[in-house]
RNA sequence: GGGGCCGUAGUCUAGCCAGGAAGGAUGCCGGCCUUGGGCGCCGGUGGUCGCGGGUUCGAAUCCCGCCGGCCCCACCA
Numbered sequence: 001g002g003g004g005c006c007g008u009a010g011u012c013u014a015g016c017c018a019g020g021a022a023g024g025a026u027g028c029c030g031g032c033c034u035u036g037g038g039c040g041c042c043g044g045u046g047g048u049c050g051c052g053g054g055u056u057c058g059a060a061u062c063c064c065g066c067c068g069g070c071c072c073c074a075c076c077a
Base pairs, nucleotide, nucleotide: 001073002072003071004070005069006068007067010026011025012024013023020057027045028044029043030042031041032040050066051065052064053063054062
């Protein structure tokens, strides 16, 4: 230098191909239960969807650029 994959809540992850406005688990908080704790049950809580721009009535999803991580190829010594 060329190419591929990935980036979503504190953590892990679904959704992306085929646009309709983000779901699950865990964590955290409260309640029930218990002498108390744990387990269990119930309720609550959280997201600039890596960043910027474009397309569109509408973008996590499509297009462009950039940033970061991993991998392959090429090149130099």